Model confidence (mean pLDDT): 89 of 100. A computed fold for a 265-nucleotide part of an RNA from a Chloroflexota bacterium, annotated as large-subunit ribosomal RNA, domain VI. The full RNA is in RNAcentral, with records from ENA.
Context: one part of a larger RNA
């Protein structure tokens, strides 16, 4: 732009795509079968490997804005604390969130038409014959059945719900301007979302995001002092002190505000 008024939901699905895997073990049964050796058809039942999707309870990785240990040096006048560099200086853990080594799920079943193959019935051809007429089984494969995308499927589909008897111009009618109604859009605060858009919340009638108070959940017991030691250092105060992104609460900061949108189809 169009899908003959404008609009917000929720949908059908023409059509396209994915996904199909596989092994071993038990039971039937040491049966049928076979002289023994051996050793099942058909049904069930379990356990598994790959893959493939989802997810963060548990288990484990990451975690360069968490915490703590510790080395060399400069720096904050010294001590004390404490801050820069040094691969994030190294070293221990480590919350959200990513994620796998974790978790959970899938692959069935089940219809429909065939292949090879096996049939029924049946003739040309008095017989036979699965075919010629007719008709029936039959595969990990075909279509469905699952699972994802899709009405720009222009063949632009449905169903619900919400605004609609404005103005002004005009040959009174198309149509052009204009305000506007449902809703939309921009702007702004962000994140379930994300390369940009898109999508989600949200915008004072307000918890969106920061603060800020709990709390969870990390490190592991701060600094000061105070007692004990000649001293390193230990104990108490202190399960302390500090704390990232997570739960929740509270308007204390910021979320001013502007604009487009039908005219009876």
């Nucleotide at each position: 732009c169009g899908c003959a008024g404008g609009a917000g939901g929720c949908u059908u699905g023409c059509g396209g795509g994915g996904a199909g895997u596989c092994g071993c073990c038990c039971c039937c049964a040491g049966u049928a079968c076979g002289a023994g050796a051996g050793g099942a058809c058909c049904g069930g039942g379990g356990c598994g490997a790959a893959c493939g999707g989802a997810c963060c309870g548990c288990c484990g990785g990451u975690g360069u804005g968490c915490c703590a240990g510790u080395u060399g040096u400069c720096c904050c006048g010294c001590c004390a604390g404490g801050g820069g560099c040094a691969u994030a200086g190294c070293u221990g853990g480590g919350u959200a969130g990513c994620c796998g080594c974790g978790u959970c799920c899938g692959g069935u079943u089940g219809g429909g038409a065939u292949a090879a193959g096996c049939g029924c019935u049946g003739a040309a051809a008095g017989c036979a014959u699965c075919u010629a007429a007719g008709u029936g089984c039959g595969a990990a494969g075909c279509c469905c059945c699952c699972c994802c995308c899709u009405a720009g499927a222009u063949g632009a589909g449905g169903c619900c719900u919400c605004c609609c008897a404005c103005a002004g111009g005009g040959u009174u009618a198309a149509c052009c301007u204009g305000g506007u109604a449902a809703g939309g859009c921009c702007g702004c605060a962000g994140g379930u979302a994300g390369a940009c858009c898109a999508c989600c919340u949200g915008c004072u009638u307000g918890a969106u995001a920061g603060g800020c108070c709990g709390c969870a959940a990390g490190u592991g017991u701060a600094a000061g002092g105070a007692c004990g030691g000649c001293a390193a250092c230990g104990u108490c105060u202190u399960c302390a002190g500090c704390u990232a992104a997570g739960c929740g609460g509270u308007a204390c900061u910021a979320a001013u505000g502007g604009c487009c949108g039908a005219g009876g189809g």